[in-house]
RNA sequence: AGAGUUUGAUCCUGGCUCAGGACGAACGCUGGCGGCGUGCCUAACACAUGCAAGUCGAACGAGUCCAGGCUUUCGGGUCUGAGGCGAGUGGCGGACGGGUGAGUAACACGUGAGCAAUCUGUCCCUGUGUGGGGGACAACCCGGGGAAACCCGGGCUAAUACCGCAUGGGCAGGCACUUCAUAGGAAGAGCCUGGGAAAGAGGCCCUCUUUACAAUGGUCUCAUGCAGGGAGGAGCUCGCGGGCUAUCAGCCAGUUGGUAGUGGUAACGGCCUACCGAGGCGACGACAGCUACGGGGUCUGAGAGGACGACCCCGCACAUUGGAACUGAGACACGGUCCAGACUCCUACGGGAGGCAGCAGUGGGGAAUUUUGGGCAAUGGCCGCAAGGCUGACCCAGCGACGCCGCGUGUGGGAUACGCCUCUCGGGGUGUAAACCACUGUCAGAGGGGAAGAAUGAUGCAGGUGCGAAUAGUUUCUGCAUGUGACGGUACCCUCAAAGGAAGCACCGGCUAACUCCGUGCCAGCAGCCGCGGUAAUACGGAGGGUGCAAGCGUUGUUCGGAUUUACUGGGCGUAAAGCGCGCGCAGGUGGGUGUGCAAGUCGGAAGUGAAAUCUCGAGGCUCAACCUCGAGGCUGCUCCCGAAACUGCUCGCCUAGGGACUGGUAGAGGCUGGUAGAAUUCCCGGUGUAGCGGUGGAAUGCGUAGAGAUCGGGAAGAAUACCUGUGGCGAAGGCGGCCAGCUGGGCCAGAUCCGACACUGAGGCGCGAAAGCGUGGGGAGCAAACAGGAUUAGAUACCCUGGUAGUCCACGCCGUAAACGAUGGGCACUAGGCGCUGGUGGGAGCGACCCCUUCAGUGCCGUAGCUAACGCGAUAAGUGCCCCGCCUGGGGAGUACGGCCGCAAGGCUGAAACUCAAAGGAAUUGACGGGGGCCCGCACAAGCGGUGGAGCAUGUGGUUUAAUUCGAAGCAACGCGAAGAACCUUACCCAGGUUUGACAUGCACGGGAAACCCUCUUGAAGGAGGGGACCUCCUUCGGGACCCGUGGACAGGUGCUGCAUGGCUGUCGUCAGCUCGUGUCGUGAGAUGUUGGGUUAAGUCCCCCAACGAGCGCAACCCUUGCCCCGUGUUGCUAACAGGUAAUGCUGAGGACUCUCGGGGGACUGCCGGCGUCAAGCCGGAGGAAGGUGGGGACGACGUCAAGUCAUCAUGGCCCUUACGCCUGGGGCUACACACGUGCUACAAUGGCCAGGACAGAGGGCUGCAAGACUGCAAAGUGGAGCGAAUCCCAUAAACCUGGUCCAAGUUCGGAUUGCGGGCUGCAACUCGCCCGCAUGAAGCCGGAAUCGCUAGUAAUCGCGGAUCAGCUACGCCGCGGUGAAUACGUUCCCGGGCCUUGUACACACCGCCCGUCACGCCAUGGAAGCCGGGAGUGCCCGAAGUCCGUGUCCUAACCGCAAGGAGGGAGCGGCCGAAGGCAAGCUCGGUGACUGGGGCGAAGUCGUAACAAGGUAGCCGUAGGGGAACCUGCGGCUG
Repeated sequence: AGAGUUUGAUCCUGGCUCAGGACGAACGCUGGCGGCGUGCCUAACACAUGCAAGUCGAACGAGUCCAGGCUUUCGGGUCUGAGGCGAGUGGCGGACGGGUGAGUAACACGUGAGCAAUCUGUCCCUGUGUGGGGGACAACCCGGGGAAACCCGGGCUAAUACCGCAUGGGCAGGCACUUCAUAGGAAGAGCCUGGGAAAGAGGCCCUCUUUACAAUGGUCUCAUGCAGGGAGGAGCUCGCGGGCUAUCAGCCAGUUGGUAGUGGUAACGGCCUACCGAGGCGACGACAGCUACGGGGUCUGAGAGGACGACCCCGCACAUUGGAACUGAGACACGGUCCAGACUCCUACGGGAGGCAGCAGUGGGGAAUUUUGGGCAAUGGCCGCAAGGCUGACCCAGCGACGCCGCGUGUGGGAUACGCCUCUCGGGGUGUAAACCACUGUCAGAGGGGAAGAAUGAUGCAGGUGCGAAUAGUUUCUGCAUGUGACGGUACCCUCAAAGGAAGCACCGGCUAACUCCGUGCCAGCAGCCGCGGUAAUACGGAGGGUGCAAGCGUUGUUCGGAUUUACUGGGCGUAAAGCGCGCGCAGGUGGGUGUGCAAGUCGGAAGUGAAAUCUCGAGGCUCAACCUCGAGGCUGCUCCCGAAACUGCUCGCCUAGGGACUGGUAGAGGCUGGUAGAAUUCCCGGUGUAGCGGUGGAAUGCGUAGAGAUCGGGAAGAAUACCUGUGGCGAAGGCGGCCAGCUGGGCCAGAUCCGACACUGAGGCGCGAAAGCGUGGGGAGCAAACAGGAUUAGAUACCCUGGUAGUCCACGCCGUAAACGAUGGGCACUAGGCGCUGGUGGGAGCGACCCCUUCAGUGCCGUAGCUAACGCGAUAAGUGCCCCGCCUGGGGAGUACGGCCGCAAGGCUGAAACUCAAAGGAAUUGACGGGGGCCCGCACAAGCGGUGGAGCAUGUGGUUUAAUUCGAAGCAACGCGAAGAACCUUACCCAGGUUUGACAUGCACGGGAAACCCUCUUGAAGGAGGGGACCUCCUUCGGGACCCGUGGACAGGUGCUGCAUGGCUGUCGUCAGCUCGUGUCGUGAGAUGUUGGGUUAAGUCCCCCAACGAGCGCAACCCUUGCCCCGUGUUGCUAACAGGUAAUGCUGAGGACUCUCGGGGGACUGCCGGCGUCAAGCCGGAGGAAGGUGGGGACGACGUCAAGUCAUCAUGGCCCUUACGCCUGGGGCUACACACGUGCUACAAUGGCCAGGACAGAGGGCUGCAAGACUGCAAAGUGGAGCGAAUCCCAUAAACCUGGUCCAAGUUCGGAUUGCGGGCUGCAACUCGCCCGCAUGAAGCCGGAAUCGCUAGUAAUCGCGGAUCAGCUACGCCGCGGUGAAUACGUUCCCGGGCCUUGUACACACCGCCCGUCACGCCAUGGAAGCCGGGAGUGCCCGAAGUCCGUGUCCUAACCGCAAGGAGGGAGCGGCCGAAGGCAAGCUCGGUGACUGGGGCGAAGUCGUAACAAGGUAGCCGUAGGGGAACCUGCGGCUG
């Protein structure tokens, strides 16, 4: 620090996801040790049991135990004690410590100030006191009630308990003064007045007394009263700060202020009460709702920030729920009191008791959180003079890998073991890993030693110090001695033994580090995202191996980060999400030049504060670390003071450049009102006139002989204003268009007269706002939703046509929305130019129209810099800046629901969530496609000729059948295809029989063999099995080997599967003209350029131009063949001349001329001429030539496409079979047959059939072969064998054709199917199932529906000939060969295929694409809903506990007063105000549920259509209205996306 994921690819936008860190965690697997931390996040749910707050006898009385004394009736009594125990009175403490986070959005907290408006026990300092009396009440005793808790009555008693009296000030009040301060007042000193205090205890000494005790006195310590001060603590006030929601916008009655005090407090205060006034708060967010203890800090982050608030520290709040006060220095009190509620427990039913959110522990809840431990040794707290007591605070231990940190599970040597995995079959990996050898000794184990944490205190002694008359005593300090440890015999150290006891978890497709095998077969499963799995899965499961971390490792959850994805740092808004439809304008924000002053912001300095811990740095202590300690820094903040004055602000002046006003001009569909004009349309009347009109792609509905349409004249009505008209003008936008008049708004130009910053923007607010729509009343010509009819169509609720109502128009009032768009908010300033147009001004020239220059304002086009993802924008910015407003934050759900506001309604504005997806998007690129465009090809159409489709037959296929009908091929590009030969064989299929190292290959081991081989016998259907005979090879190192047989074991074998694992080969687009590369250039990039363009060509063929220049694969040429000529060669070919010969023939001699053969060469290149063309390429015409513009034909097939075809030609990975899926044999099948299709043959006849005669090829084949002549047979064929391994011989007569004859339009002398009989041939064998011949038979068929095929010249058509395969042949097929030999092409509109350029695209599996809505089914969440249920907060009324306060007849009453009566005071009781819980009532709000209902989302293969994307076949979309199964259609207005 980034990465993955939208696309065929690219850039951008944008979301989702991952890698990191953290945790009070939990879960899974695993688990050796130690240290330090940490441990109910849920039910502030309920709690058994124990413990958690007591202490003081040096405050007090009594009791009891013990000890001692005295006494005794021997039971006991009494006194003393420095002792123990429990209760009581009294004091101090239970307001701290400990827990929890429910409530609380608040002065609760944090921070900084303030209290001149306050209090403060214990502690410290200072000052000064403690005199003298009195009356009670507990305990205790007696009596009583009660189950208990406990209570009542009577009697006795002490105090540091309680109450008067004395004394008393610096306390309180008043008066005036000084100083200080100031909103009030404070301090000091003076005068006057006033009320009001106290408590003792212990030690020692001295004195009086005989002694002892006591008392008095002295002294010390403690205690105590008053007053002042301090420290620490508490209370109150204020500034500022820190949640969410505006779908909470108005809230408030003690409310806001005042007066009084009649109240209260320590104290200010509506804190409380009465009265008076009517205020107070709020968009800088009141009120309401929801959530939440706050902070130091913690986690994360570069930081800013975000999230959090466990442990520790500070503050607050709470203590079963609610209320209340008492006591006290302090409480409205966790382990106090009272009352009420709920709950639990006890009960004798009458009443009582209780509060773990203290420490343990239990139940419950939950994914989940510990021991009913030890100790007060340390630290600290309370009490005490002290000893000491208490202390679940605390210190320790226990449990939990919950976290952090540390350590170990060994170290070195040691062979290429086995196994396992893999395999290229040599091997490699695991792997020095193990065994084995040597060594070491941490931890755990055993034995032994063994700390620190402890110093106080107390007592004794010694010394100093204060008080004191004191050498007594005592306070305080120092030293010595004595004593104290839960942890714990722990840490640590030593010794011993022994590698001995100690490794797992996750992952290995990319992100992301780590790969193979097997299993599985869209199954089982995985998955954080993208995505894996449908027979070769590095993605599932297992294994081997590897990677990562390690006593842990993974998973889940949460949070920060990455995310500049809420953007302060640090984002955006033309088209990606995003500019309000437009203006006016309050608040707010911002604001020109210059000067003075101030000092709020700002800056500098200084002071205070910012607790500690945490954090950072440095150092130190535990062996290190975690952890702990010390020091320093920091804590970015707040406050006060001093200073500065540039900038902002504020004050006061001045200025004129912004703005406004004024004067003079000026253009305009700017607005409103009234009037008016002509053209057109429709209607009405009349004339003329006759059969149609109208309408469409074509029609029909409609109108018309009752006279339409057409035409002429007259009239009526409404609406809109042609031309001018523009890329034009005006307006803020919507919008505005004949002409005239009236009223009226704004702009621009010029001048520089006035004002003097008066400005810009603008949340709310107010106004305007197309069309449609609504209300009322008019109007209504044309047009026209709805509606009706006619067409179209599969349908046509549409497009087209004929009609037609709202509406469109006017007035008034609503609505308030549009693609209200420049999809671009407003203002100001700055930043190259060029060319227009509109309106002004100035200048030049000119008589003038006009022209030129300049400058303002507006409106367009192009373009520099710059910007932008790109497209593009570019002084009219989307550039560069400033100011203000609005808006955005993934897609869908949804502009929906709910709530609120507005509206008559339609509806508008505001505006979510659940759920769901891994995208949705923008721009551009390359393709593909288009019922887009341009150019151009092809037997593509057209023009022609002949066919197919109909018949019969042949053949292939589908289907069906079958034991099997083996398999493959499937639009073109499967179907006379693989098959160029299925009777057996072939053969792969079926049935039956048989066989197992095998029919075939190569090793090995053992045994045998004078072989293999040949002949033959038995048996069997055969393979085979058994036997006989004959034969007896070669090499040799003499072992043997080659060869053969048998047995065994390696292995063979498979036409079994996968052509979607493959090689090779092939088809196809297509012989189409294309497909690419290097370098350069352009572009962020995909890519582009080149290869486009202008010409031209069969051609990316060539030329020209050009940011391209070259090159490659294709094209062409080179190759073969054919056409002309030449040279060479002449046998088996040829035969002109010569010679010979024959019935005839190159038959023979001979020839080398010709044809021909073979080989070589020439020839054709747009070379020449003319024209056209760009001077080119080239085209047209011509000459010459056998041939002319590639002469004809062939071979040759670019990059690639179709997962095209083939595992059955072959090869081959993997899988499968192995006495069978191999092999052999017999028989059958592949030849089946209701049907369907393809390809063919033969025909339907006279351009013909038949008969007779006659003529002319080419190319092939031939020795298991072709076979002549001859003979036999009607023929097929047979006999026979000359010749020929072939330019020699044979196959071999070519046929159409020609000549002559016949047939005479007929199912025929056409046609030949079918069938019968008889033959021939091949072959082991023609039954299933061959071909041929002869005779007989003589079917369908008379030219073929829709549709469809081939062919452009030696072609089609037609005619025969040959060959491969092959024993034969189902060949009419295929491949070749020659013979005869046409017609037509105007042309490129259309169909099909193709090429190039361009355009649109929502397609990229690429139009056989994509995709919309209803309906049906399943699942999910959600809105509405009669109601039903529950929660929350409040209001009013009723009732009214405890309790404070107020009042008080009645009753009771120790201290004080009084001689007494009585009084003062107090209490009870009663009454009153307030008042919790409770009750009643009407609402508010939130949630749950709900028959039914609404839409929505999701869901491999449902239904209906085809709306959108290409002009998507009616361009689409927006708003609105109507209509329709549905997408949608139509009207009106708008937009171009």

RNAcentral holds the sequence, with entries from SILVA. The RNA shown here (small-subunit ribosomal RNA) has 1537 nucleotides and comes from a metagenome. Its mean pLDDT, the model's own confidence on a scale to 100, is 84.